[in-house]
Context: one part of a larger RNA
RNA sequence: GGACGAACGCUGGCGGCGUGCUUAAUACAUGCAAGUCGAGCGGGGUUAUCUUUUCAAAGCCCUUCGGGGUAGCGAAUUUUUAACCUAGCGGCGGACGGGUGAGUAACGCGUGGGUAACCUACCCUAAAGCCCGGGAUAACAGCGGGAAACUGCUGCUAAUACCGGAUAGCUUUAUCUGGAGGCAUCUUCGGAUAAGGAAAGAUUUAUCGCUUUAGGAUGGGCCCGCGUCCCAUUAGCUAGUUGGUGAGGUAACGGCUCACCAAGGCGACGAUGGGUAGCCGGCCUGAGAGGGUGAACGGCCACACUGGGACUGAGACACGGCCCAGACUCCUACGGGAGGCAGCAGUGGGGAAUAUUGCGCAAUGGGGGGAACCCUGACGCAGCGACGCCGCGUGAAGGAAGAAGGUCUUCGGAUUGUAAACUUCUUUGACUGGGGACGAAGGAAGUGACGGUACCCAGAUAACAAGCCACGGCUAACUACGUGCCAGCAGCCGCGGUAAUACGUAGGUGGCAAGCGUUGUCC
Repeated sequence: GGACGAACGCUGGCGGCGUGCUUAAUACAUGCAAGUCGAGCGGGGUUAUCUUUUCAAAGCCCUUCGGGGUAGCGAAUUUUUAACCUAGCGGCGGACGGGUGAGUAACGCGUGGGUAACCUACCCUAAAGCCCGGGAUAACAGCGGGAAACUGCUGCUAAUACCGGAUAGCUUUAUCUGGAGGCAUCUUCGGAUAAGGAAAGAUUUAUCGCUUUAGGAUGGGCCCGCGUCCCAUUAGCUAGUUGGUGAGGUAACGGCUCACCAAGGCGACGAUGGGUAGCCGGCCUGAGAGGGUGAACGGCCACACUGGGACUGAGACACGGCCCAGACUCCUACGGGAGGCAGCAGUGGGGAAUAUUGCGCAAUGGGGGGAACCCUGACGCAGCGACGCCGCGUGAAGGAAGAAGGUCUUCGGAUUGUAAACUUCUUUGACUGGGGACGAAGGAAGUGACGGUACCCAGAUAACAAGCCACGGCUAACUACGUGCCAGCAGCCGCGGUAAUACGUAGGUGGCAAGCGUUGUCC
């Protein structure tokens, strides 16, 4: 000198764009953050309509005044149709998106390869298929248990839920066999035989689905070379350990697991142990080499109260799923239950220190749906903070009686100083009034949180808007008074003990400016 997710002191006008718990991966009240599909299914409810039956007001007619008839507001019941809602079964999605950096020195990450050792829902392309049956169960109804969470028994019922059979071009496995490739275990393209393996329908009739296979796309798993902090005051480490055979397991290779056999494997080219740490693109600095760093944005990884486990699924060993154990908190009728903000806000606590319990799904993106649409604290916006960068303003021109006042003075004057006053002018920002968007795309219509915002026009007044640090040398900027080794200053050298340009105040001056200084950290 530069930089910062900064903090502190003094000060503070506006706007744009960014950015904001670096500490306690501490504990969390409250609300919201993942649903959706009635065009998979059977029920239930509401409303309207049609139909059946019953009751039945006012009115009208008759009357022997007891009542009867007609008509039918309205109520109940039954049937049909339609619209809407939906707890349950079922499907897809809750493995994405969002958070955090605890752990991890590791194939975790980066980079370059490999998979002849693999998987991939939804999507795209192509070929073929979608036939016949069956038994349940939730909801519901009835009866119970429990304070609650929840739950038992009996009965009924549906499906794109579940099960069986058929079909098999295709595919899986086994055996036989032909061609091609490979050093080889083998790989690949065919043929034959045997065994095994599919499906689901819905509606508004035009679509959306279902099954099998091949290919693609996308996403992932696994393996390898190289690189990746400090300590040798850590020198030896290792029994599933190293390798083999066989088996199991996995989507897949493999001590991944197991049985047996062999006795290996790693290490001064730093094993093992200890400490520290998420890694990278980048960012800061530097002429570069390098050094430092890993906030925000992007990629990868890991984690979700702590530890362990699997289930479901194309995908998890699963933040807002399940089970077990533990600590903690809460409810309880004491028998038993409920919970997990490292999602967005917000609270306590910690700290030098870090924001609103805001608006909206209008846009972009995501999930579901044929669609309408629903959901979305992702996201888009607004709010708060000079936290940072950038832009603008706090007026411009003229103006010497060089006014008054202040300060200094050799008492002559000097300086503040064109500074002010005064004259002329302008009106950005702030303020008031009027107009007022783009962002909106879709087959059409409709659709804007931001926002009456940006922007435009008009109005009024120089009016409402300047501070901070320094002035001994380094280092730009000097005098007076006070103080008297005191009070104090200080980055280094050093100032202060009676004339201090170094302390304090004032005037003046220098520097930067909505900031200026200080502290911390890095180059």